[in-house]
A computed fold for a 74-nucleotide RNA from a Candidatus Nealsonbacteria bacterium, annotated as transfer RNA. Rfam family: tRNA. The organism belongs to Candidatus Nealsoniibacteriota, within Bacteria.

RNA sequence: CGGGCCGUGGCCUAGUGGCUUAGGGCGCGCGCAUGGGGUGCGUGAGAUCGUGGGUUCAAAUCCCGCCGGCCCGA
Numbered sequence: 001c002g003g004g005c006c007g008u009g010g011c012c013u014a015g016u017g018g019c020u021u022a023g024g025g026c027g028c029g030c031g032c033a034u035g036g037g038g039u040g041c042g043u044g045a046g047a048u049c050g051u052g053g054g055u056u057c058a059a060a061u062c063c064c065g066c067c068g069g070c071c072c073g074a
Stems, first nucleotide, its partner, number of pairs: 001073007010026004018057001028044006050066005
């Protein structure tokens, strides 16, 4: 320098244009059970979806630039 893939709460992950005010697991706060811990149950907070544009009546989802990560080639 060229090509490909990926980027969603603290961590992991679903979602492939409208059904979802972005769902789930772990973790975290609070409550109950226990003498306490572990554990279980209930409940709650936390992501405008890397970033800037574009397409569309409507975008996490499609297109383009940039940033970051991984892989291949030179």